[in-house]
RNA sequence: GCGCGUUUAGCUCAGUGGUAGAGCGUCUCAUUGACAUUGAGAAGGCCAGAAGUUCAAUUCUUCUAACGCGCA
Numbered sequence: 001g002c003g004c005g006u007u008u009a010g011c012u013c014a015g016u017g018g019u020a021g022a023g024c025g026u027c028u029c030a031u032u033g034a035c036a037u038u039g040a041g042a043a044g045g046c047c048a049g050a051a052g053u054u055c056a057a058u059u060c061u062u063c064u065a066a067c068g069c070g071c072a
Base pairs, nucleotide, nucleotide: 001071002070003069004068005067006066007065010024011023012022013021018055026042027041028040029039030038048064049063050062051061052060
């Protein structure tokens, strides 16, 4: 330099065009003499950035950035 892939909650990951979810973690309440476990609830996301297509984009297209793999 070229090609391919990844980027979504604190972490690990789902989500194939119609108001974004799970597990773990955090906080609160219940349970306990206390802790743990268990149960209930809550907070936490401009979906890497910009532009385009569309009535509507995390999702499709283009560019940029970071990271990974391959080729030279």